RNAcentral holds the full RNA, with entries from ENA. Small-subunit ribosomal RNA, central domain from an uncultured bacterium, 354 nucleotides, folded computationally. It matches the Rfam family "Bacterial small subunit ribosomal RNA". Rfam links the family to the GO terms structural constituent of ribosome and ribosome. Model confidence (mean pLDDT): 81 of 100.
Context: one part of a larger RNA
């Protein structure tokens, strides 16, 4: 490479939208690129395959005759497949139209709310408070804890509802039946255009935390640090502090078990049972009924699988296109490119060895 494979054994890129490529609905005609067929040339010799086949007693060996050389050229037909920048037709794949209801979809801008905790201010009141398995370290008469007392400033977070629930490509999204701009799905309708599709290297674009640059901000929590404790020791576990940090703006960063450890996309195969969100038809007019679409669970045949399970949301049957794996370790390391302010990150090996 082949072949097998990738839910957990090695192995699905974090997502996405989309270039080049590879793939591609029905139905007719023409052509004939590529395929089939037939002819005719050429396809050196050896070689290699047949011969009751010559020659050296045989046999290696060699002579002959045939054949093979699966190939390319020219030509001549076929037209089922592919393919066509030659043309026309269809609606079913895909647009987009009209009407409609859902929604924590927007790190898009704003505007409002109460509660909490924290420092100040004032009032009350007097000797303790905090803290644990016990304690101390801390606070505190310079009046602290304490107040169902008043008021002030700021900062982050949004009880309940709340869901196996919605949303979104994915990372993710929850205080407010506010405003503002804004994506998407779905459902009905089958009016429009009439393959205008999948898929998708590279480049591009988004990517939880933590990390780094200015800049403002800072309540509470809190690496690191500091102290007290426990201990044989405690560079922890527990406790009192307590800076980066976390939050805002703009900028890198570019990675997580970014997980359903399951690429995407069409089509296809028993049921049952719940949930969200739409549509129908029907009657006894309200029936946890019947139907149908998208989504989301749970269960369960057939079929898969090494089991475990999965099982119309597939890990069944099947066809496209991408990505990827190839005993352990060594190593996701070394050099090398690229990209970062760093911090790293991405590509990504050998040798010794089992």
């Nucleotide at each position: 490479c082949u072949g097998g494979c990738a839910g957990u054994a090695a192995a699905g890129g974090g997502u996405g939208a989309g270039u080049g490529g590879g793939c591609g609905g029905c139905g007719c005609u023409g052509c004939a690129u590529a395929u089939c067929a037939g002819a005719u040339g050429u396809c050196a010799a050896a070689u290699c395959u047949a011969u009751g086949c010559g020659g050296c007693u045989u046999a290696u060996c060699u002579g002959a005759u045939a054949g093979c050389c699966u190939g390319c050229a020219u030509u001549u037909g076929a037209a089922a497949c592919u393919g066509u920048c030659u043309c026309c037709u269809c609606u079913u794949g895909a647009u987009a139209g009209a009407c409609g209801g859902a929604g924590a979809g927007g790190a898009u801008a704003a505007a409002c709310g109460g509660a909490u905790u924290u420092c100040g201010c004032g009032g009350u009141g007097u000797a303790g408070c905090g803290g644990u398995g016990a304690a101390a370290u801390g606070c505190c008469u310079a009046u602290a804890u304490u107040u169902g007392c008043g008021g002030c400033a700021g900062a982050a977070a949004c009880c309940c509802c709340a869901u196996u629930g919605g949303c979104g490509a994915a990372g993710g999204c929850g205080g407010u039946u506010u405003u503002a701009c804004u994506g998407g799905a779905c459902g009905u309708u089958c009016a429009c255009u009439g393959u205008u599709g999948c898929u998708g290297a590279g480049a591009c674009a988004u990517g939880u935390c933590a990390g780094c640059g200015u800049g403002g901000g800072g309540a509470g929590c809190a690496a690191a640090c500091a102290g007290g404790a426990u201990u044989a020791g405690a560079u922890a576990c527990c406790c009192u502090g307590g800076u980066a940090g976390u939050g805002c703006a703009c900028g890198c960063c570019g990675u997580a078990a970014a997980c359903g450890a399951u690429g995407a996309a069409u089509g296809u195969u028993a049921g049952g049972u719940g949930u969200a969100g739409g549509g129908g038809a029907c009657a006894u007019a309200u029936g946890a009924g019947c139907u149908u679409c998208u989504g989301u669970g749970c269960u369960g045949c057939a079929g898969u699988u090494a089991a475990c399970a999965c099982a119309a949301u597939a890990a069944g049957c099947a066809u496209u296109c991408c990505a990827c794996u190839u005993g352990g370790g060594g190593a996701g390391u070394a050099c090398g490119g690229c990209c970062g302010c760093a911090a790293g990150g991405u590509u990504g090996a050998a040798a010794g060895u089992c």